Bacterial RNase P class A from an uncultured Salinisphaerales bacterium, 362 nucleotides, folded computationally. It matches the Rfam family "Bacterial RNase P class A". About the family: Ribonuclease P (RNase P) is a ubiquitous endoribonuclease, found in archaea, bacteria and eukarya as well as chloroplasts and mitochondria. The family's RNA type in Rfam is ribozyme. The coordinates come from a structure-prediction model, not an experiment, and the mean pLDDT is 76.

C1' cells in the first nucleotide's frame, strides 16, 4: 500500500419571517402579550419480559404453555455478561433449536444382498465328512462377512498375529461405558485403572426429565354529565330445622354466579342466561422515571455503590411546518399516542478507535 474482523458517535448546522402546541406568567380576558420547551436510533416489528389497572379479599392441584451447558448481572426475561464443550475461518473473529437414545413407542425415501427379530448379490475357503479321479482336481454337503458393490449412515477404526479362509477371535493404539485421584464454584478438562464392548442416527418427531407460569389490557380504569324501553321470553329456588315482639332473623340442604380451561376450596344471592334499546360531550389516567448526565470506587465483564448535576414531547381527526439566505455531510431508513428493558428487521453518506492476514522497502 491492499484486504478483513469488532466497537463507538454523528446522521445535518447557522441566521431571517410568517405560522403550529405545552407549561408557566400578565392584563385591556381577545384564537392577546412575554418566557421557555418540542419525534428515534431504530419511534419500526408486534417478537420476549415487566411496571401499572381491572377481575378479587385470596388460595391449591391438573391439563395447557415457555425455556433447556454452567456460573454470574438484571425488576425481570427467551435478554446480556464471563466460561465450557461443538462447528467453520490461515487469522483477528463468528455462530449454535448446547438436558436425555441404557424407560417406550414412531421414522430413516430411493439404491443396495441387507437399514433389525439384519443381510448373502459379486465373492473367499474346501481344513473335517462323502462322492468320481493315477495325479492335478471336481461336485455335493459345510464354514465366512474380513473384499467389493449401494447409499448421509452398512453394525467400532487402523496395524500386527491367528484361521482351510475369516471375524475382538487374540494383542497393541485410538473409541465407548464404568471407578478412582488432581484442578476447577460449576459446566468441564488431565492421569490412570478395569472391562471385549449395549449396531447407528433422529427429540426442529411423540416422549421423559429440571425449572418457570393467572387471565385480559390505557379502546386497561376512575369521575362529572347526558340519555333511554324493557308491559319480551326461559331456567333453578324447602316435604328441613331454631329464635321470635310474627314485621322478620339465623342455621343447613339445592341452585346459580364470579377466576383463560377442569377440579376442589372461597365469596355472593334472588340470581342467571337469551332478545330489544340508550350512552352527545368532558376531566383524570398523561409524564419525577427499575430516569439521564458528569466525576470516583468495585469488578475480567455485564453492572453495582457513593456524590453532585438536570427535568429533555404530552397530541386527541391527531402539534414542531412554509419561505428566504449562508454553510455542508448534497441530506438515507423514517414520525411518539401508558411507561420502561430487551431482541430482530431498515439504513446514503461521514468521522473516530482497537485488532487479524497478505505483498513490497529498510
Nucleotide at each position: 500500500g491492499g484486504a478483513g474482523c469488532c466497537g463507538g458517535c454523528c446522521g445535518g448546522a447557522c441566521a431571517g419571517u410568517c405560522g403550529c402546541u405545552g407549561c408557566g406568567u400578565c392584563c385591556u380576558u381577545g384564537u392577546g402579550g412575554c418566557g421557555u420547551g418540542g419525534a428515534g436510533g431504530a419511534a419500526a416489528g408486534u417478537c420476549c419480559g415487566g411496571g401499572c389497572u381491572u377481575c378479587a379479599c385470596a388460595g391449591g392441584g391438573c391439563a395447557g404453555g415457555g425455556u433447556g451447558c454452567c456460573a454470574g448481572g438484571u425488576a425481570a426475561c427467551g435478554c446480556c455478561u464471563g466460561g465450557g464443550g461443538g462447528g467453520c475461518g490461515c487469522g483477528a473473529g463468528c455462530c449454535c433449536a448446547c438436558g436425555g437414545a441404557a424407560a417406550g413407542u414412531g421414522c430413516c425415501a430411493c439404491a443396495g444382498a441387507a437399514a433389525a427379530u439384519a443381510u448373502a448379490c459379486c465373492g473367499c475357503c474346501u481344513a473335517a465328512g462323502c462322492a468320481c479321479g493315477u495325479c492335478a482336481g471336481u461336485g455335493c454337503c459345510g464354514g465366512c462377512a474380513a473384499g467389493g458393490u449401494u447409499g448421509a449412515a452398512a453394525u467400532g477404526g487402523u496395524g500386527c498375529g491367528g484361521u482351510a479362509a475369516g471375524a475382538g477371535c487374540g494383542c497393541a493404539c485410538c473409541g465407548c461405558a464404568c471407578c478412582u485421584c488432581u484442578g476447577g464454584u460449576a459446566a468441564c478438562a488431565g492421569a490412570g485403572g478395569u472391562g471385549g464392548c449395549a449396531g447407528g442416527g433422529u427429540a426442529a418427531a411423540c416422549c421423559c426429565c429440571a425449572c418457570c407460569u393467572g387471565a385480559a389490557g390505557c379502546a386497561a380504569g376512575a369521575c362529572c354529565g347526558a340519555a333511554u324501553a324493557g308491559a319480551g321470553g326461559a331456567a333453578c329456588a324447602g316435604u328441613g330445622c331454631c329464635c321470635u315482639u310474627c314485621g322478620g332473623g339465623g342455621c343447613c340442604g339445592a341452585c346459580a354466579u364470579g377466576u383463560g380451561g377442569c377440579c376442589c376450596g372461597c365469596a355472593u344471592g334472588g340470581u342467571u342466561c337469551c332478545c330489544g334499546g340508550g350512552u352527545a360531550g368532558g376531566u383524570c389516567g398523561c409524564a419525577u422515571g427499575a430516569g439521564g448526565u458528569u466525576a470516583c470506587c468495585g469488578g475480567u465483564g455485564a453492572c453495582g455503590g457513593u456524590a453532585a448535576u438536570c427535568c429533555c414531547a404530552g397530541a386527541u381527526g391527531a402539534a414542531u411546518g412554509g419561505c428566504u439566505g449562508u454553510u455542508c455531510a448534497c441530506g438515507a431508513c423514517a414520525g411518539a399516542a401508558c411507561c420502561c428493558g430487551g431482541c430482530u428487521u431498515a439504513c446514503a453518506g461521514g468521522c473516530c478507535g482497537g485488532c487479524u492476514c497478505c505483498a513490497a522497502c529498510u